[in-house]
Context: one part of a larger RNA
């Protein structure tokens, strides 16, 4: 001197921002919101202006994205570079082919029932792009025969021929324009896995290790693997520092510094991980899923005491904790997502507003003449002229609608300066009162015991100014 936090005193306007419950309790939440959409898949109730429109059910996609948070985690989490001859992607693109012939439920709705509720049970009847067989492409394993491509290696691709095992389809909707299915190739994107290198401290932690090293067989997986499991066989890691112990989400950056370097890494972005602790698995092209389910566990609530709900480390709010952080705010006009031919529907993502001296960058708070009084000076009082940033009033534009803002018009110097410091370091009192080792001041050093340039108070200076001082932290 810079930079982040909190703090005292003070405060006119405008812009812009990667700022504002990260640090402490990933502590606990009342209330509203925060994920739906499709009628050009159905089947039904009600209302109709007979065009249709609202609503219940079933049915597709979607709810794995968006959004918060940083407890874990020192590790292929990350970042970098490569592999995948070990895999898998739904929605999209492109190629090329198909959609054949049956069945049988079911919910809503109609009866009856059972519970405080929350749900829930039986019996009756139906549809579908819900389900099912069956056929025909298709796919995958074995065997055997042969070549041929692709490659740095065939453990890949491809014929045939004989057999195993699985096994499409909705000829559906339609405003006739099209929107759909199915089965192979092939891309595009996502994404799993494995890997060379970087990846903090403690040796007052030196041995660690039994699914531990391998290895034949399996069993899981969409894939390789002790990933798991039966035998075998005894190895692996380790001072280049294993194991154990501590701390930590990691980078891109950020702040400091000529720079080397140090310090930081909540915000923004990317990547990982969590969703009350902890486990489990189901639907799915994708999860072992914050606004699904299941179980333990603590915790609140409701109960007719049988038996049920809930999980803000989402947006607002609340308590608590602390030195320490915002409105129970408006809108889907933009921007992106879900859905849907579309039209539009939704979205606390976003987008726009309040609040906050949070940072940064701009601007003002007046600018002349004449006069009186002052010792000319500084100043203080009158009087008169200009200027209008900013204020007040108005109109317009601005906006989703507002709010600034922008132009324009009127009015008026009118509305708008303080904080620290004055003994040295250090810029600026050898003033005045007051105190009298008291009260007090003070990063150092050091004032203060009766003339205090150092305390408190006037005056006057000096410095930065909508700031200006104090603490605490990093360079």
């Nucleotide at each position: 001197g810079g930079c982040c936090a909190c703090u005292g005193c003070u405060a006119u306007u405008g812009g812009a921002g990667u700022u504002c419950g990260a640090c402490u309790a990933a502590g606990c939440c009342a209330u509203g919101c925060g994920a739906g959409u499709c009628g050009a898949c159905u089947g039904g109730u009600u209302c109709u202006u007979c065009g249709g429109a609202a609503c219940c059910a079933g049915g597709g996609c979607a709810u794995a994205c968006g959004g918060c948070u940083c407890a874990g985690u020192a590790a292929c989490a990350c970042g970098u570079g490569g592999g995948u001859a070990a895999u898998c992607u739904a929605c999209c693109c492109u190629c090329g082919g198909g959609a054949c012939g049956g069945g049988g439920a079911u919910a809503a709705c109609c009866c009856c029932g059972g519970g405080a509720a929350a749900c829930u049970g039986g019996g009756g009847a139906u549809a579908a792009u819900a389900c099912c067989c069956g056929a025909u492409a298709g796919g995958u394993g074995g065997a055997g025969c042969g070549g041929u491509c692709u490659g740095g290696a065939a453990a890949g691709a491809u014929g045939c021929u004989c057999u195993g095992c699985c096994c499409a389809a909705a000829g559906g909707c339609u405003c006739c324009g099209g929107c759909g299915c199915c089965c192979g190739a092939g891309g595009a994107u996502g994404a799993g896995c494995c890997u060379g290198c970087g990846c903090c401290c403690g040796a007052u932690u030196a041995g660690g290790u039994u699914g531990u090293u391998g290895g034949c067989g399996g069993u899981g997986u969409a894939a390789c693997g002790g990933a798991c499991c039966a035998c075998c066989a005894a190895g692996c890691c380790u001072a280049a520092g294993a194991u154990c112990g501590g701390u930590a989400c990691g980078g891109g950056c950020a702040c400091u510094g000529a720079g080397a370097g140090g310090u930081g890494g909540a915000g923004c972005c990317c990547g990982g991980a969590g969703a009350u602790g902890g486990g489990g698995a189901c639907u799915g092209a994708g999860a072992c899923a914050c606004g699904g389910c299941c179980c333990c566990a603590g915790g609140c609530c409701c109960u007719a005491c049988g038996g049920g709900g809930c999980g803000c480390a989402g947006c607002a709010g609340g308590c608590g904790c602390g030195a320490a952080a915002a409105c129970u705010c408006c809108g889907c006009a933009a921007u992106a997502c879900g859905c849907g031919c579309a039209a539009g529907c939704g979205u606390g993502a976003c987008g726009g507003g309040g609040g906050a001296a949070c940072u940064c960058c701009a601007a003002g708070u007046g600018c002349g003449c004449c006069u009186a009084c002052g010792u000319u000076u500084a100043g203080u009082g009158g009087g008169u002229g200009c200027u209008u940033u900013u204020g007040c009033a108005g109109a317009g534009u601005g906006u989703a609608a507002a709010c600034a803002g922008c132009u324009c018009u009127g009015c008026g110097a009118a509305u708008a300066a303080g904080g620290g410091c004055u003994g040295g370091g250090u810029a600026a009192g050898a003033c005045c009162g007051g105190u009298g080792c008291c009260a007090g001041c003070c990063g150092c050093c050091g004032c203060g015991g009766u003339a205090a340039c150092a305390c408190c108070g006037g005056c006057a200076g000096c410095u930065c100014a909508a700031g200006u001082g104090g603490u605490g932290g990093c360079c």
Predicted 3D model of a 475-nucleotide part of an RNA (small-subunit ribosomal RNA, 5' domain) from Candidatus Hydrothermarchaeum profundi. It matches the Rfam family "Archaeal small subunit ribosomal RNA". The family is grouped with related families in Rfam's "SSU clan". Rfam 15.1 lists 709 matches to the family in 491 species. Taxonomically the source falls in Hydrothermarchaeum (SeqCode) (Archaea, Methanobacteriati, Candidatus Hydrothermarchaeota, Hydrothermarchaeia (SeqCode)).